[in-house]
Context: one part of a larger RNA
RNA sequence: UUGGGCGUAAAGAGUGUGUAGGCGGCCGGCCAAGCCAGAUGUGAAAGCCCAGGGCUUAACCCUGGAAGUGCAUUUGGAACUGGUUGGCUUGAGUUCGGGAGAGGGAAGUGGAAUUCCGGGUGUAGAGGUGAAAUUCGUAGAUAUCCGGAGGAACACCGGUGGCGAAGGCGACUUCCUGGACCGAAACUGACGCUGAGACACGAAAGCGUGGGGAGCAAACAGGAUUAGAUACCCUGGUAGUCCACGCUGUAAACGAUGGGCGCUAGGUGUGGGGGGUUUUUAAUCCCUCCGUGCCGCAGCUAACGCAUUAAGCGCCCCGCCUGGGGAGUACGGCCGCAAGGUUAAAACUC
Numbered sequence: 001u002u003g004g005g006c007g008u009a010a011a012g013a014g015u016g017u018g019u020a021g022g023c024g025g026c027c028g029g030c031c032a033a034g035c036c037a038g039a040u041g042u043g044a045a046a047g048c049c050c051a052g053g054g055c056u057u058a059a060c061c062c063u064g065g066a067a068g069u070g071c072a073u074u075u076g077g078a079a080c081u082g083g084u085u086g087g088c089u090u091g092a093g094u095u096c097g098g099g100a101g102a103g104g105g106a107a108g109u110g111g112a113a114u115u116c117c118g119g120g121u122g123u124a125g126a127g128g129u130g131a132a133a134u135u136c137g138u139a140g141a142u143a144u145c146c147g148g149a150g151g152a153a154c155a156c157c158g159g160u161g162g163c164g165a166a167g168g169c170g171a172c173u174u175c176c177u178g179g180a181c182c183g184a185a186a187c188u189g190a191c192g193c194u195g196a197g198a199c200a201c202g203a204a205a206g207c208g209u210g211g212g213g214a215g216c217a218a219a220c221a222g223g224a225u226u227a228g229a230u231a232c233c234c235u236g237g238u239a240g241u242c243c244a245c246g247c248u249g250u251a252a253a254c255g256a257u258g259g260g261c262g263c264u265a266g267g268u269g270u271g272g273g274g275g276g277u278u279u280u281u282a283a284u285c286c287c288u289c290c291g292u293g294c295c296g297c298a299g300c301u302a303a304c305g306c307a308u309u310a311a312g313c314g315c316c317c318c319g320c321c322u323g324g325g326g327a328g329u330a331c332g333g334c335c336g337c338a339a340g341g342u343u344a345a346a347a348c349u350c
Base pairs, nucleotide, nucleotide: 003322004321005320006319007304008303012318014201015200016199017198021194022193023192025088026087027086028085029084030083031082033081034080035077036076037075038074039073040072041071042070049065050064051063052062053061054060091191092188093187094186095185096183097182098181103177104176105175106174107173108172109171110154115149116148117147118146119145120144121143125136126135162169163168206247207246208245209244210243211242215241216240220236221235222234223233258317259316260315261314262313263312266295267294268293269292270291271290272289273288274287275286276285299306300305323350324349325348332343333342334341335340
């Protein structure tokens, strides 16, 4: 609880689709619910306010007036909101033609490297470190050559490059599939924006069932270091990391910045498209639309900084904050196999 706020002080929900609701373009007709004006009735008395009067004054009291912002009925108005009807094209969308992309799903394929296995050559060391040791090796290691097996990840290209709502996406080929962008006309005719609930997606870790297991590696074991060393370093090493299906639903899920629309100096780089200039191209230069960076004016900001990708100027809708600790905890509800998640206090204390 008005208000003031939410990049970093408390505060933008991890992200989307969308229900109710809120809000909504231009022109005309009608209605008159909201709205505006008038009239009538009512709005008790007292009180408040104004004028006058009575107690010596005041408090107090008496008389009159005004007010009573309201409600009802009625008459009228039609700018705006609303309703209804007709129209429009600039918002939104559809069709067509293009090119770009690690967007998603599935199947298949490839080479480099590590490890292991078999074989050849070869001999005493190899590993590892700050230095060592544990470890491996004369039962032939390390090194090197040939062959094989298997799993995982895709060097260079690679770029404040691209795509996606976010999480995220990077070898190649094929199939299925989503979105955005540009260009030109034609079409629909406000079909729009947001979005409480709801639903869907959602890194890593974790969980269930089954598979797989090369490398790496929580836990664990050993060797070192050290006063100690439940660590950092080294040698090993199991879950896990991978696949299928199901669950979990969190994060510094970050741009720590919700979404939409309009407006407000520029400069420079880069990605995608279109147009023009130039000798037909390439290249150059100019214009333009969409994206992505840097710098910077006005303005904003507590400052830092932001600055046409706003944190500037406005409107619409949603979410959230309201001193620190207690506490994102307890209890209860809902969800989950569990781990736990979500919603979310108080006493007390400073």